[in-house]
RNA sequence: AAAGGGUAAACUCUGGGAGACCAGGGGACACAAAGCCACGGGUCCUGAGCGGAUAAGCGAUCCGCUCAGCGGGAUAGCCGGGCUGCCGAA
Numbered sequence: 001a002a003a004g005g006g007u008a009a010a011c012u013c014u015g016g017g018a019g020a021c022c023a024g025g026g027g028a029c030a031c032a033a034a035g036c037c038a039c040g041g042g043u044c045c046u047g048a049g050c051g052g053a054u055a056a057g058c059g060a061u062c063c064g065c066u067c068a069g070c071g072g073g074a075u076a077g078c079c080g081g082g083c084u085g086c087c088g089a090a
Base pairs, nucleotide, nucleotide: 006031007030011026012025013024014023015022016021029077035083036082037081039080040079041078042075043074044073045072046068047067048066049065050064051063052062053061054060
């Protein structure tokens, strides 16, 4: 290289969780580690405070920063890192 096989995004149904999201069924956008691990960075969830935008003001909404979380959590298909690993002709 080839061949055999593997995983399964969005969406949807059922269940769990406050939520990010997770598990299972359907479904395939993709993936050569889309196998495993939250260690570093990013993003995301909840509450409070401060500042800003819209607005005449209040309220509300959105954005940024800080602090705290039930217990802090979620994401490995955001990136890096660690661990493991199938086939493989000339």
The prediction has a mean pLDDT of 75.
Predicted 3D model of a 90-nucleotide RNA (c-di-GMP-I riboswitch aptamer) from a soil metagenome.